[in-house]
Molecule: TPP riboswitch aptamer (THI element)
Organism: Rhodococcus sp. (in: high G+C Gram-positive bacteria)
RNA sequence: ACGAACGAACACGGGAGUCCCGCUGGGGGCUGAGAGUGGGCCGCAGGCCCAGACCGUAAAUACCUGACCCGGGUCAUGCCGGCGGAGGAAGUGAGUUUCCGUGGAGC
Numbered sequence: 001a002c003g004a005a006c007g008a009a010c011a012c013g014g015g016a017g018u019c020c021c022g023c024u025g026g027g028g029g030c031u032g033a034g035a036g037u038g039g040g041c042c043g044c045a046g047g048c049c050c051a052g053a054c055c056g057u058a059a060a061u062a063c064c065u066g067a068c069c070c071g072g073g074u075c076a077u078g079c080c081g082g083c084g085g086a087g088g089a090a091g092u093g094a095g096u097u098u099c100c101g102u103g104g105a106g107c
Stems, first nucleotide, its partner, number of pairs: 001102003004097003009092002011057004017030005037051006063088003069082004
């Protein structure tokens, strides 16, 4: 010096299910990293925007599709397994390295 590993910061991608309390609101149970915390808007069974938490950013594990899929289980559900090393899917990087690799220079 290059590589490798780690990586601040910023940027980007993403999901928010299911059951119960009659519904809204609010609350509770299950799985999970996360199951919508705050603000705003609309034509308000609901949807959208901004911010936040959480996960992921090159790929065997963010997430989506196939999928109203297949098997098991549950009060129920992507709850578990298969499909699945499937197809798709979002990055730049200051800096650090006593201890890693390669090459070079000096003593």